[in-house]
RNA sequence: GAGCGUGCGAGUGAGGAUCGCUGGCGGAGCGGGUUCUCGGAUCCGGAUCCGCUGGAGGAAAGUCCGAGCUCCACAGGGCAGGGUGCCGGGUAACGCCCGGGCGCCGCAAGGCGACGGAAAGUGCCGCAGAGAGCAGACCGCCGAUGGCUCCUUCGGGAGCACAGGCAAGGGUGAAAGGGUGCGGUAAGAGCGCACCGGGCCGCUGGAGACAGAGGUCGCAUGGCAAACCCCACCCGGAGCAAGGCCGAAUAGGGGACGAGGCGUAGCCCGCGCCACCUGAGUCCCGGGUAGGCCGCACGAGGCCCGCAGCAAUGCGUGGUCCCAGAUAAAUGAUCCUCCCCCGCGCAAGCGGCGGACAGAACUCGGCUUAUUCCGCACGCUCUUUG
RNA sequence: GCGCCCGUAGCUCAGUUGGAUAGAGCGCGUGCCUCCGGAGCACGAGGUCGCAGGUUCGAAUCCUGCCGGGCGCA
Numbered sequence: 001g002a003g004c005g006u007g008c009g010a011g012u013g014a015g016g017a018u019c020g021c022u023g024g025c026g027g028a029g030c031g032g033g034u035u036c037u038c039g040g041a042u043c044c045g046g047a048u049c050c051g052c053u054g055g056a057g058g059a060a061a062g063u064c065c066g067a068g069c070u071c072c073a074c075a076g077g078g079c080a081g082g083g084u085g086c087c088g089g090g091u092a093a094c095g096c097c098c099g100g101g102c103g104c105c106g107c108a109a110g111g112c113g114a115c116g117g118a119a120a121g122u123g124c125c126g127c128a129g130a131g132a133g134c135a136g137a138c139c140g141c142c143g144a145u146g147g148c149u150c151c152u153u154c155g156g157g158a159g160c161a162c163a164g165g166c167a168a169g170g171g172u173g174a175a176a177g178g179g180u181g182c183g184g185u186a187a188g189a190g191c192g193c194a195c196c197g198g199g200c201c202g203c204u205g206g207a208g209a210c211a212g213a214g215g216u217c218g219c220a221u222g223g224c225a226a227a228c229c230c231c232a233c234c235c236g237g238a239g240c241a242a243g244g245c246c247g248a249a250u251a252g253g254g255g256a257c258g259a260g261g262c263g264u265a266g267c268c269c270g271c272g273c274c275a276c277c278u279g280a281g282u283c284c285c286g287g288g289u290a291g292g293c294c295g296c297a298c299g300a301g302g303c304c305c306g307c308a309g310c311a312a313u314g315c316g317u318g319g320u321c322c323c324a325g326a327u328a329a330a331u332g333a334u335c336c337u338c339c340c341c342c343g344c345g346c347a348a349g350c351g352g353c354g355g356a357c358a359g360a361a362c363u364c365g366g367c368u369u370a371u372u373c374c375g376c377a378c379g380c381u382c383u384u385u386g
Numbered sequence: 387g388c389g390c391c392c393g394u395a396g397c398u399c400a401g402u403u404g405g406a407u408a409g410a411g412c413g414c415g416u417g418c419c420u421c422c423g424g425a426g427c428a429c430g431a432g433g434u435c436g437c438a439g440g441u442u443c444g445a446a447u448c449c450u451g452c453c454g455g456g457c458g459c460a
Stems, first nucleotide, its partner, number of pairs: 001382009010372001013338007021055008030045007057357001061368002064366005069239004076269004081235005086100005101115001102113004116230002121228002123224003138170002140166003145163002147160005178196006197219001198217004203212003243294004253285005260274005301321004305316004339355002341352004387459007396412004405443001414430005436452005
């Protein structure tokens, strides 16, 4: 210098002026209540004005997981359904995170992995190919054995490839019942042997996934479970329009049916609630309401320090801070100076709808996705020079 | 907020228990027919199967994550 890898950080580019929007606090004036010595005191309230002060994000997003909170019976039994899936740890919990094992990719730093079970059962493996699942012989190899033909010194020999033997080589395919080599044989074959791979057995190390070395078995059962399924573990449902309080309005409406209905948001059981002719409930018609407050901003809270741990993370009567709460929905607009980028220009300079993705809506922990100038730190490979 | 469905040629749709050339109708192009046009006949072109990744020998189909569109309930 080039090409990469990993981890972190910031984020309308900075500053100023003016005009607005919205939450909180204080004050002014206004209205109302209480009280009395009738002018004050005190309490409450929302519109207006003034002052001070807070006002989007790293993803607020997708709503993909997990929780808190609230209600349904603080949630029951079974079936169905869904999810997760190497081991250990972290956590309120998780499908998240950390560490490790194994496999694959990369020269490396490093990255990726739905990574339980295929000897429980069922199913599928198109085309091609002889044969695709308790496999098979197209080309090929052989002629030991049997057969046929010929020769013969009668011992046998030569040939054919009919029966038959073989699975080494070719060929098909994603995949053809271990691989390489030597021996062996008529040709061959774990048929025998050596090494590698594999199954089984116990041993050693490790907390475990697993690893190592040894013995034994010629090898005995291919792939797919993101096919059904089996195994282990987990999951009750609904969601802040949850739910609670206050107020307003309507209604003591009409008609028909009518003995069981409703809840437990899949089904059954079980349980609970309301009814049974003084009528629960369902349907139709008609009328009305949908306003305010709480929930709701102090929390698995942020930052710093110390300790424990490889780390995720945890602990601390250690310190410090309070950091949006709107409801048709505020967090903005304009101007000036500088910065960066782009275009023009030799330059001074001039110009720009230029400066990302996007915006809270009960709240957290994650994942995923979008995105800018980029910045910082550490590491790897190659090249050049010394 | 919660739940569900869809995306295949220019348009409307098949194909979605994985199997190799992804089809149909309308439309489009060329030729025939006709004096010309339409109709008719013959032939043809046209596809990132919404996108990306994965499982598998093999993916429109199975799985995961995104993108776009639509519907229902409170």
Molecule: RNase P RNA; transfer RNA
Organism: Gemmatimonadota bacterium